[in-house]
RNA sequence: GGUUGUGAUAGAGGCGCGGUAUCUAAGAGUAACUUUACUAAGUUAAGCACUAUGAUGUAAGGUAAAAGGAGUUAUCGCCGAAGGGUAGAACUAAUGCUUUAAUGUUCUAUUUCUGGUUUUACAUAAAAUAUAUGUUUAAUUGUCGCAAAUUUUAAUUUGUGGAGAGCUAUCAUGCAA
Numbered sequence: 001g002g003u004u005g006u007g008a009u010a011g012a013g014g015c016g017c018g019g020u021a022u023c024u025a026a027g028a029g030u031a032a033c034u035u036u037a038c039u040a041a042g043u044u045a046a047g048c049a050c051u052a053u054g055a056u057g058u059a060a061g062g063u064a065a066a067a068g069g070a071g072u073u074a075u076c077g078c079c080g081a082a083g084g085g086u087a088g089a090a091c092u093a094a095u096g097c098u099u100u101a102a103u104g105u106u107c108u109a110u111u112u113c114u115g116g117u118u119u120u121a122c123a124u125a126a127a128a129u130a131u132a133u134g135u136u137u138a139a140u141u142g143u144c145g146c147a148a149a150u151u152u153u154a155a156u157u158u159g160u161g162g163a164g165a166g167c168u169a170u171c172a173u174g175c176a177a
Base pairs, nucleotide, nucleotide: 004174005173006172007171008170009169010168011167014079016078017077018076019075020074021073023071024070032063033062034061035060036059037058038057042050045099046098047097048096082114083113084112085110086109087108088107089106090105091104115141116140117139118138121135122134123133124132125131143162144161145160146159147158148157149156150155
């Protein structure tokens, strides 16, 4: 000096990812409670309790929420950021009380899947045509490889393919000549 393994550090992609808080819309004039009228025996997953001094239900009134999810702004942590799958553990959800119940929440493990953003269709969740997730369609973008062309020889353009366990830079160390 070069090659190529290992490790560490620092970075890049962009409507980039996630957390927290405030406010806002929707949820909803809904649930629940209550009044009147009608009807007449149940109500719950189950038990107790409650119930002809009227359960449940229907109709018309009165009072009238909340959670989860979403958006704006601010702020924090970051670039397998993060989101899924699978497995395990714990907690909680039926309300008057108790028990039980997960397609719920949280945590852990996993070299099991996805480079990012937007978008089509279907499915699930949800009040929802919002949104999220999964599969799928298309576009776009960053990165590296391959091919061709241009040309200021180091870049650009076009096409095509792969995946983040990647890519770039620096340092350390190992191997071979």
Predicted 3D model of a 177-nucleotide RNA (Lysine riboswitch aptamer) from Clostridium putrefaciens.
Lineage of the source: Bacteria > Bacillati > Bacillota > Clostridiaceae > Clostridium.
It matches the Rfam family "Lysine riboswitch aptamer". Rfam 15.1 lists 3,224 matches to the family in 1,923 species.
The sequence is in RNAcentral, with records from Rfam.